[in-house]
The RNA shown here (Bacterial large signal recognition particle RNA) has 268 nucleotides and comes from an Acidimicrobiia bacterium. The source organism's lineage runs through Bacteria, Bacillati, Actinomycetota and Acidimicrobiia. A source record names the gene ffs. The sequence is in RNAcentral, with records from ENA. Its Rfam family is "Bacterial large signal recognition particle RNA". About the family: The signal recognition particle (SRP) is a universally conserved ribonucleoprotein involved in the co-translational targeting of proteins to membranes.
Parts: sequence; C1' cells; structure tokens
RNA sequence: UCGUGAUAGGCGGGGCGCUAGGGGUGCCCUGAACCCGAAAUCCUCUCCAUGCGGGGCUGAGUUCCCCGCCCGAGGGUCCACGUGACACCGGCUGAUGGUGGACACGGGACGUUGACGGUCGGGUCCUGCGCGGCGGAACACCACGAACCGGGUCAGAUCCGGAAGGAAGCAGCUCUAAGUGGACCGUUCCGGGUGACGCAGGGCGGCCUGACCUGAGUCCACGCCCCCCAAUCUCCGGCGUCGCAAGGUCUCGACGGCGGGGGCACGA
Repeated sequence: UCGUGAUAGGCGGGGCGCUAGGGGUGCCCUGAACCCGAAAUCCUCUCCAUGCGGGGCUGAGUUCCCCGCCCGAGGGUCCACGUGACACCGGCUGAUGGUGGACACGGGACGUUGACGGUCGGGUCCUGCGCGGCGGAACACCACGAACCGGGUCAGAUCCGGAAGGAAGCAGCUCUAAGUGGACCGUUCCGGGUGACGCAGGGCGGCCUGACCUGAGUCCACGCCCCCCAAUCUCCGGCGUCGCAAGGUCUCGACGGCGGGGGCACGA
C1' cells in the first nucleotide's frame, strides 16, 4: 500500500420551557435526516447523567468522531422605549344629579314714609272663677192614658127593711197614677276638640303688636359663587393581558466555511 473480517461509531442538531439537575415527549429554528410502542398531577436517568423498550440498515473515512477559528437562521438575560384594544385600581371634578351644607360673590325683596337693635306695655300661652253658647237629664207645661184588681158620680138590676129609707156597686160619664207622646218658653243639675267675652293669678323664651330711644341695614336661598356626597361619562396616573413597531448590552447557537488530529485482527 492492497484485500478480507469483526468492532467502536452513525442513521440529525440547537434554543426555550419543565426539572435539584441531564435527556425525551411539548413549542420554535435549522435540516437530506431508519421503522414500531408508551410518555404532563408524564417517561427515563444521576454529573462520562446527553433518554426508555423492540427491530432494521450502514460501518473505519471526502462520508464517522474530537479540538481551534470564522460566519450566522433563531432563541434567551438585562437596560431603554413608542402605540392600540381590553380588564382592574387610584385620582381629578370637566359634564350630569342631591328634600346636602355654608356664605353673601352675583340676583331678588323690604328699608330715612325709618332697617337692625334697645326699654316699657299689650296679645298669643297656662290655671281658677264668672258670663255666654251648645248638648244631655230631671222638674214644670200640653195631650192621651185603668174590662176587674184606682177615685168621684153611679141609670138599670141586686141586697136589707112593713114603710120611710139604707148598703154594696156593673155599664156610661168624669178625674187621675204608672206610663206614652208633644213642645221647647221657663227652673235646676251635669258635660265639652265650647267662645274675636270679662275678672284674678302665673309665665315671660319665641312670635305679633303699640309707644319711646337710636339711625342703616335686614331678609330669601334663585344661581357651580364656595364646600360636601353619590354614580355614570370624559380626562389623568399606575398595573396586568393581548397585538403592532423597534434600539443597545451580554449570552447560547443550527446549517455552512477553514485548519489540525483520531482504531483492531488475519493474509499478500
């Protein structure tokens, strides 16, 4: 150097996420990337951790593996930052509302024909008495009112008597009791959501009013003039989610490029 055979190895890799950590299932990037089966309250491992179970193909080099450098799809950390939608929290009071408040800023009314204030008096208020009115009851007034058991008079009839005469007494007539009705004039008593009334006492804060003093204010609460409250909208701020746009730092890094290195046995 050539041939034969077996073996290591290869049949993808990376970022994020998950995990105490490695790998896989998951999402994404790259890429020519064997087959089957299970894997999210998951599967399998422990720092030479870089998947598990079963099968297949290839196989020592231009192709596989390792090291260094370059390029770089894409991802991640940190910093800075614009915009839109939605949700939440807070603020403001710009709009609306309040049988909320205060004040006199605006407005209105009264006021030198005298406001506010002050002094004295009266009323309003309470108690008692009186008077009036209203209502009720009783008495008084009028009428009616007892088959017998009320009165009077008692025809007839009855009874007593020789007679004169006498007795009781129904109907009728009449009077009245209990009572019924009327009338409302009178008398007495009682009562009150009773009074443009009188007298006495009390109370005098408020209000009304009269006289006197004084001499310029007094009242209303209409108005975002001010304050307060409530809720929705507007506006402002914060935070979160989603979408769009986009800069820097550090870092991992597929694919690709350059350089270097990397086995065994037998035979000729």